[in-house]
RNA sequence: AAUGGAGAGUUUGAUCCUGGCUCAGAGUUAACGCUGGCGGCGCGCCUAACACAUGCAAGUCGAGCGAGGGUCUGUACGACCUAGCGGCAGACGGGUGAGUAAUACGUAGACAAUCUGCCCUUGAAUGGAAGAUAACCCGGCGAAAGUCGAGCUAAUAUUCCAUAUAAUCCCGAGGAGGCAUCUUCUUGGGAUGAAAGCAGCAAUGCGUUCAAGGAGGAGUCUGCGGCCUAUCAGCUAGUUGGCGGGGUAAUGGCCCACCAAGGCUUUGACGGGUAGCCGAUCUAAAAGGAUGACCGGCCACAAGGGCACUGAGACACGGGCCCUACUCCUACGGGAGGCAGCAGUGGGGAAUUUUGGACAAUGGGGGAAACCCUGAUCCAGCGACGCCGCGUGGAGGACGAAGGUCUUCGGAUUGUAAACUCCUUUUGCAGGGGACGAAAUAAAUGACGGUACCCUGCGAAUAAGCCACGGCUAACUACGUGCCAGCAGCCGCGGUAAUACGUAGGUGGCGAGCGUUACUCGGAAUUACUAGGCGUAAAGCGCGUGUAGGCGGGAGCCUAAGUCUGCGGUUAAAUUUCACAGCCUAACUGUGAACUGUCCGCGGAAACUGGGUUUCUUGAGUGAGGUAGAGGGAACCGGAAUUCCAGGUGUAGCGGUAAAAUGCGUAGAUAUCUGGAAGAACGCCCAAGGCGAAGGCAGGUUCCUGGGCCUUUACUGACGCUGAGACGCGAAAGCUAGGGGAGCAAACAGGAUUAGAUACCCUGGUAGUCCUAGCCGUAAACGAUGUAGACCAGGUGUGGGAGGUAUCGACCCCUUCCGUGCCGACGCUAACGCAUUAAGUCUACCGCCUGGGGAGUACGGCCGCAAGGUUAAAACUCAAAGGAAUUGACGGGGGCCCGCACAAGCGGUGGAUCAUGUGGUUCAAUUCGACGCUACGCGAAGAACCUUACCUGGGCUCGAACGACUAGUGGUACCCUUUAUGAAAGUAGAGGGGACCCGCAAGGGAGCUAGCCGAGGUGCUGCAUGGUUGUCGUCAGCUCGUGUCGUGAGAUGUUGGGUUAAGUCCCGCAACGAGCGCAACCCCUGUCCUGUGUUGCUACUCCGCAAGGAGAGGACUCUCAGGAGACUGCCGUGGAUAACACGGAGGAAGGUGGGGAUGACGUCAAAUCAUCAUGGCCUUUAUGUCCAGGGCUACACACGUGAUACAAUGGUACAGACAGAGGGCUGCAAGACCGUAAGGUGGAGCCAAUCCCUAAACUGUAUCCCAGUUCAGAUUGAGGGCUGCAAUUCGCCCUCGUGAAGUUGGAAUCGCUAGUAAUCGCAGAUCAGCAGGCUGCGGUGAAUACGUUCCCGGGCCUUGUACACACCGCCCGUCACACUACGAAAGUCAGUUGCAACAGAAGUGCCCAGGAUACUCUGGGCCCCAAGUUGUGGCUGGUGAUUGGAGUGAAGUCGUAACAAGGUAGCCGUACGAGAACGUGCGGCUGGAUCACCUCCUUU
Repeated sequence: AAUGGAGAGUUUGAUCCUGGCUCAGAGUUAACGCUGGCGGCGCGCCUAACACAUGCAAGUCGAGCGAGGGUCUGUACGACCUAGCGGCAGACGGGUGAGUAAUACGUAGACAAUCUGCCCUUGAAUGGAAGAUAACCCGGCGAAAGUCGAGCUAAUAUUCCAUAUAAUCCCGAGGAGGCAUCUUCUUGGGAUGAAAGCAGCAAUGCGUUCAAGGAGGAGUCUGCGGCCUAUCAGCUAGUUGGCGGGGUAAUGGCCCACCAAGGCUUUGACGGGUAGCCGAUCUAAAAGGAUGACCGGCCACAAGGGCACUGAGACACGGGCCCUACUCCUACGGGAGGCAGCAGUGGGGAAUUUUGGACAAUGGGGGAAACCCUGAUCCAGCGACGCCGCGUGGAGGACGAAGGUCUUCGGAUUGUAAACUCCUUUUGCAGGGGACGAAAUAAAUGACGGUACCCUGCGAAUAAGCCACGGCUAACUACGUGCCAGCAGCCGCGGUAAUACGUAGGUGGCGAGCGUUACUCGGAAUUACUAGGCGUAAAGCGCGUGUAGGCGGGAGCCUAAGUCUGCGGUUAAAUUUCACAGCCUAACUGUGAACUGUCCGCGGAAACUGGGUUUCUUGAGUGAGGUAGAGGGAACCGGAAUUCCAGGUGUAGCGGUAAAAUGCGUAGAUAUCUGGAAGAACGCCCAAGGCGAAGGCAGGUUCCUGGGCCUUUACUGACGCUGAGACGCGAAAGCUAGGGGAGCAAACAGGAUUAGAUACCCUGGUAGUCCUAGCCGUAAACGAUGUAGACCAGGUGUGGGAGGUAUCGACCCCUUCCGUGCCGACGCUAACGCAUUAAGUCUACCGCCUGGGGAGUACGGCCGCAAGGUUAAAACUCAAAGGAAUUGACGGGGGCCCGCACAAGCGGUGGAUCAUGUGGUUCAAUUCGACGCUACGCGAAGAACCUUACCUGGGCUCGAACGACUAGUGGUACCCUUUAUGAAAGUAGAGGGGACCCGCAAGGGAGCUAGCCGAGGUGCUGCAUGGUUGUCGUCAGCUCGUGUCGUGAGAUGUUGGGUUAAGUCCCGCAACGAGCGCAACCCCUGUCCUGUGUUGCUACUCCGCAAGGAGAGGACUCUCAGGAGACUGCCGUGGAUAACACGGAGGAAGGUGGGGAUGACGUCAAAUCAUCAUGGCCUUUAUGUCCAGGGCUACACACGUGAUACAAUGGUACAGACAGAGGGCUGCAAGACCGUAAGGUGGAGCCAAUCCCUAAACUGUAUCCCAGUUCAGAUUGAGGGCUGCAAUUCGCCCUCGUGAAGUUGGAAUCGCUAGUAAUCGCAGAUCAGCAGGCUGCGGUGAAUACGUUCCCGGGCCUUGUACACACCGCCCGUCACACUACGAAAGUCAGUUGCAACAGAAGUGCCCAGGAUACUCUGGGCCCCAAGUUGUGGCUGGUGAUUGGAGUGAAGUCGUAACAAGGUAGCCGUACGAGAACGUGCGGCUGGAUCACCUCCUUU
């Protein structure tokens, strides 16, 4: 000095990365929606270069000329006007951007290859002559446009002659200069070429001619620069050059004749597409990217084409001729026209203005001038189209009006906002004044415009909207809606509590605007020059040789192209930046300064790069001496094995599989022996080994041949590296032709498996596999890692050499070079990992990538015999696709461990009958809930009524209970008796009795009645909830703090070695601690002690025949209180001197003694709105409530849970014995009596350690004798009992009679490890009555556990994963349906273009003829040539019956291919096959799990 750089959302359960999509910013010639007060300055057809009505946009000069005309007056040699001849202008100004990729533009140069009217400067000249013609007049044709003939006339019109030094040309001589052609000067001679006048009294002025110079303008040429496409790779005959001509102002193939055969091109020719270029504009930190409105420069065009004329200048926007298309006029004969000038119209379109004023200013044309003309221009109008400025009021004003909204009902908010008070007047309206712009002028002259501006008056008066409010992104509530309606830029909202839809209130943002849409840049480092990548995310060509190109070792000298630097030129103005200034400010405008160049010229420097030259040896190569090798090619040879053939022996099977079958075999297989044939492949050696560029290469020998390495350092002297195209090689499969064919084996056939099995398995089997010759050219052609070089710690193997030391010896050992592995430091990496063989740090060159899908596909090209390969898109669609790692979950992965999980046992269920629950069915109703484990003898610890929620029928409607308010009410409320009706509820009455508190009274309260507000609901939502509960699971787990590691999610701790019932404990350890769980603490039980001693007990005494009683006692049993006891405490062994385990002692009990209670973080939207509570919704003469009856108890059937059995370990009969725990006043009830019994009568005793309920299996004896029985008891008849208002639907019990199925139960399945199973009974809750269920209680009382392979469940570690709603996961393809875009397609239509031919207007040029010659005119011909016509190609686009795949779609069909070892590991290439995913063969890859072995490495 420089002033300049922000991110966010979205892939996941979470993380990091890659990567796309989206947003926030700025801008616009904009448009649309809603809204709209004023001013200043700008801007305003982006589409149809579509068509245009009407008016205007270029005229002027009488001081060049003749003529005509009427008008004016001041009657003049007057002024004025008009057509024509003539001059100048019309080539400028104005418009548009169609064409044009270079005849353009920008920039810098060149013209020794040029022209130039008007203008400026200078010099010279301006003499003479002639013939016409328009106008005009006469006549003719025509509708018109116009035109013809005859006659007259002028000029600064035209022509001729003279002169001309300097002009031009030719010839001769000489000089000078430059840049090749050349230029220039001097001199002599020759030739050619001018002119016009007008005005003025005059001076003079304006003109004219020739020549020179200038300024400005124009023309031509050259270098460099700026679009896309190679799915355009070759293009070119006037093409490239030359000689000679023509033509032009001028060079030139610009044109022509002849000659030669060149010219351009991968640094992109030719072709196609698109496009006016630039100054600049927008954006951006910059570099860039995009654009080319307005303003300025250049170009091109003027309805589409062609052509020339005039002219200084045009091939001419408002000139001409011709063709075409279109429009208009017409008398049909013929004519006229060109808004891409200004306005304006139609049309197109999302869309773009007035048929305005003025020449006052600026500028232009003409003129001597006055002046005329000027849609250039200056102004005004319309449009919020943009930028800028101003306003819509200011100050005060409440513990805060009303209204609105929300509310927890208290309030909050709108909100100082309003009202109200005071003030101001920008703007507005009215009145008054009033410009600058007008100049070097004295006067005159202003469209804008009575505008800006100033003064005065009036009155808050006339003036606010739009969008948003889930995150990004500032801003939140209510109601409505209910995956509907809708929103949405991305993510995403909406399925009854939506801050996301709609409305309202509130809030935020901007504000005369605000949003939306479209487009550009930005963010996007997301095309990366500045400034990216390629092991696994997209991305290294399969490999080499090598051309162009790029890059290139050390030293010296020269040069100066690159490079650096100084000066000069240029880079127009405007713009941008800075400063100052003018409009009140700003926008706007002015002045000044500054200003980027890969540009040009001149000069300088010489380090680096380049060029030239000399030299060097280290890069590279050659030579010499050695050396290892499955390197390549050819020929020959070998043995083992398989198969086949022949023969021998031999007999019934062989073979094959998980198991089988097909198959082979009595016609003799398999097996075995001998002999023979054939083809293919080469065991051991063999290895992480060797060689090769890669593919790849393996028996042995010989021949031919390539490369590497080591040693030596003799030679060359940078000879090098890389490498677009190109060329070559290139596994397997496949193709062509000919051989060969043993084994194997796509296809195929058969057998199995299976729901199917076009597969996996088996038996066969053809192409093929092999050889020769030729194609193909692809693979997971992989180290998913291009080639070459340099540098940056090591350690340890192994292959090939060399050296040293040592030695008899190369046995070790050390050093070094080349190769090939593993581990690892720095460093790198998203991580995984790589790490001297880099994925580290650098260099050179090449290839490749830019979201997923569509798709490595279509079309086109090239290659191929084909299969196909290579090159390689788009429409459309999605917001992801992806990499690595993390935590879980899962696996028909692995390891360790546990559990009545299996095993070992015992007993069951599943079969029978019955009970009970459920499903289903039925029904008016069979109320509801519970549905794998974790619903189903569950809620229900007990449905005849009730319960009851269901159905039918009958009633009530403030209701069956309660609160508030209003009104009424005294014979009222209430009570008693009673009638009718009814099934009852109820309804309608009759009679009798009959109130309370305060107050003198009136009245008030309470009660009742009526109305009204709240009620009520077993109605819905357990997916809105609380509470409670189940389950994993009494499984051993679940976490935290600090620290540490990791970018992070996370990890560590909690893993490991042991051990335990246990995350129990010990040891170790980047962890150290802690919490919830485990255990313990609690209860019951087992032993003992102490205390207590009735109703319990009885060692003792007495009474009694006995039962028993009375004493006495606390010893015992027992009761209920408190203690003790058990802790691996002791011993031994093992273990690591640990934890702990095993054994032992002692002990009632031994290793948590047994049992119970106790349930971590969490999972299952698990269950329950019908226990209860509760949000929301629904209902209110009913979904509420009352009553009667019915139903929940139905019954072809299926399932669960039980009871009883099938019998002799039993039944029956008789006799006899022993519990525990409970319950008992609406109760338990003894003894006694009655009854066969259920039970009844009666009632002692007991409010209970006192009385009662109260045992059975068992024991003993007898009998039955294996049978549907003396088993079993269903069903059913009869008769009874009990409870209860009631026993029919629908209770239990008793007696007699009846006497069904059933003889131990298929597949399958359940419980249990000790006082357990099994077996036996007892009690209780519920309960009027009803138990086979449930909950407890005791009696008797087993068997077995080798063990953890397997099934199930669980825990820990590890592994894979495409799962995370977590395997009940994910996911592939066909088929069917709908929609969308695309490809192919017989054709068809259109555009564009090439070639060939025809045609040939206008026109230039040339030639000829006619008019007596010349000029001119007329006619004809020739060359060229526009539109046009025909034929034939190319390219592009549209359309097209049909057809092909692709994409998308909410729950379609078929299978299950992939992800775990995905149940046959997967994938790549190729071939065949198949509904489909796919299957199989051959070769390849690991991007395969698991187990074992080998090898190497790390650590000890």